[in-house]
Molecule: c-di-AMP riboswitch aptamer (ydaO/yuaA leader)
Organism: Streptomyces spiralis
RNA sequence: GGACAGCCAUCGCCGAGUCCCCGUACGGCGCGAGCCAGGGGAGCCGGGGACCCACCAGUCCCUGGGGUGAAUCGGACACCCGCGCGCGCAGCGAGGGGUCCGUAGGAGACCUUCCUGCUCCGAACCCGUCAGCUAACCCGGUAGGCGAGAAGGAAGGAAAG
Repeated sequence: GGACAGCCAUCGCCGAGUCCCCGUACGGCGCGAGCCAGGGGAGCCGGGGACCCACCAGUCCCUGGGGUGAAUCGGACACCCGCGCGCGCAGCGAGGGGUCCGUAGGAGACCUUCCUGCUCCGAACCCGUCAGCUAACCCGGUAGGCGAGAAGGAAGGAAAG
């Protein structure tokens, strides 16, 4: 001097997931200050739930439906799993998983809208046969992950001078 990993502090990004008080006179940890669990409030987010409105021609076949979230839909491979057909570890079929390629959509350093462009994401989970919208009203959540930067232009704000 460089690389990697961890901890602390600060700043920032995605996201509703932030702030304040009690906890601190009682649970856990700590010598202690205090931290955590837990509780309350504000803000924010989501769900359920009338009138009105919306939907609602008939027959047959297939298929439950809905919600949170940007996270849907399509294709290719025949790699893995078990199942069925098959004499068969040949092959075929449907299903689940996997990999890859696209894609609706979403994010990218003051805010909003638009245009061009680049990069990244495009997961996961819940209700349990029930749900259109929805005033009153009712219920729930307030987690987690991250340090990548690619911006240029137009308009309107905000802030600073």